[in-house]
Transfer RNA from a Chloroflexota bacterium, 74 nucleotides, folded computationally.
Lineage of the source: Bacteria > Bacillati > Chloroflexota.
The sequence was found in a public genome assembly.
Rfam family: tRNA. It is annotated as a transfer RNA.
RNA sequence: UGCCUUGUGGCGCAACGGUAGCGCGUCUGAUUCUGAAUCAGAAGAUCGAGGUUCAAAUCCUCGCGGGGCAACCA
Numbered sequence: 001u002g003c004c005u006u007g008u009g010g011c012g013c014a015a016c017g018g019u020a021g022c023g024c025g026u027c028u029g030a031u032u033c034u035g036a037a038u039c040a041g042a043a044g045a046u047c048g049a050g051g052u053u054c055a056a057a058u059c060c061u062c063g064c065g066g067g068g069c070a071a072c073c074a
Base pairs, nucleotide, nucleotide: 001070002069003068004067005066006065007064010024011023012022013021018054026042027041028040029039030038047063048062049061050060051059
């Protein structure tokens, strides 16, 4: 420098054009002598900018970050 891939709650992953959800974790309550476990509930997220579309996490462009391959230099 080029190519490929990836970016979603604190963490790990779904949703593949049509109401952003699951597990773990966190918080509150119930239960318990206390804790754990269990049960009920709650908070919490789409990397940035633009474009396409009635509608974008999803498709396109540029940028930024992570990973991989190649080339260059030595």